[in-house]
Context: one part of a larger RNA
RNA sequence: CGCAGGAAAUUUGAGAAGCGCUGUCCUUAGUACGAGAGGACCGGGAUGGACGCACCGCUGGUGAGCCAGUUGUUCCGCCAGGAGCAUAGCUGGGUAGCUACGUGCGGAAAUGAUAACCGCUGAAAGCAUAUAAGCGGGAAGCAGCCUUCAAGAUUAGAUUUCCCUGAGACUUUAUGUCUCCUAAAGUGCCGUUCUAGACUAGGACGUUGAUAGGUCAAGUGUGGAAGCGCAGCAAUGUGUGAAGCUAAUUGAUACUAAUUGCACGUGCGG
Numbered sequence: 001c002g003c004a005g006g007a008a009a010u011u012u013g014a015g016a017a018g019c020g021c022u023g024u025c026c027u028u029a030g031u032a033c034g035a036g037a038g039g040a041c042c043g044g045g046a047u048g049g050a051c052g053c054a055c056c057g058c059u060g061g062u063g064a065g066c067c068a069g070u071u072g073u074u075c076c077g078c079c080a081g082g083a084g085c086a087u088a089g090c091u092g093g094g095u096a097g098c099u100a101c102g103u104g105c106g107g108a109a110a111u112g113a114u115a116a117c118c119g120c121u122g123a124a125a126g127c128a129u130a131u132a133a134g135c136g137g138g139a140a141g142c143a144g145c146c147u148u149c150a151a152g153a154u155u156a157g158a159u160u161u162c163c164c165u166g167a168g169a170c171u172u173u174a175u176g177u178c179u180c181c182u183a184a185a186g187u188g189c190c191g192u193u194c195u196a197g198a199c200u201a202g203g204a205c206g207u208u209g210a211u212a213g214g215u216c217a218a219g220u221g222u223g224g225a226a227g228c229g230c231a232g233c234a235a236u237g238u239g240u241g242a243a244g245c246u247a248a249u250u251g252a253u254a255c256u257a258a259u260u261g262c263a264c265g266u267g268c269g270g
Base pairs, nucleotide, nucleotide: 001152004175005163006162007161008160009159010158011157015149016148017147018146021049022048023047024046025045026044027043033038051106052105053104054103055102059100060099061098062097066093067092068091069090070089071086072085073084074083075082076081111143112142117137118136119135120134164269166180167179168178169177170176171174181267186264187263188262189261190206191205192204193203194202211257212256213255214253215252216251217250218249221245222244227240228239229238230237231236
């Protein structure tokens, strides 16, 4: 821009894409078959491999604003306690998120028309013949079933709801131009943001508010803070005390910031 007024939502599915794999074991059954050796079809069940999708409850990884330990050195006047630098100084753990080595799920089944192939009935041609008329079986393949996208499918679909019911001039008289009034439904700008994201887009929210931050509480992690007391010459231990601190998590709470506004979109529609 189009989809013959504008808008919001819910959809149909022409079409397109994806998926499509396979082993082993048990049973049927040591049955059918076979002199024996051996050893099934059909049917039922279980469990794997590779591949794919999703997720983070479990097991792990990472986790450079979390916690602790520790070396050297400088500084905070000294002690104590800390901070900076040294690969993040090094080391041990680790929340959220992201993840696989972790977990869950998938391929299916039923169906239609068929290929090779196998048939029934059956003439031409008294026979024979699956074929000439007619009627069947038959594949991981084809169509469909399953998942996803999808009306720019210009053949532009459908459904529901919402909105707009003024006036006057001009001319080259036609889907024409201009002025005044009017400005809906709805959308955008802007702001707080997100398990959404390159940007855009998408989702949530904007005081009739829990959107983000803060605060409080909880959780999680670390692992027993500082100070003080006690024991010990001291290093150190121990009590206060599951202590102190704690990111991205959860809940509550308007304390802070989402203020106020502006723009687009018209006037019943060849």
The part of an RNA shown here (large-subunit ribosomal RNA, domain VI) has 270 nucleotides and comes from a bacterium. The RNAcentral record of the full RNA draws on ENA. The coordinates come from a structure-prediction model, not an experiment, and the mean pLDDT is 90. Its Rfam family is "Bacterial large subunit ribosomal RNA". Rfam 15.1 lists 51,934 matches to the family in 10,816 species.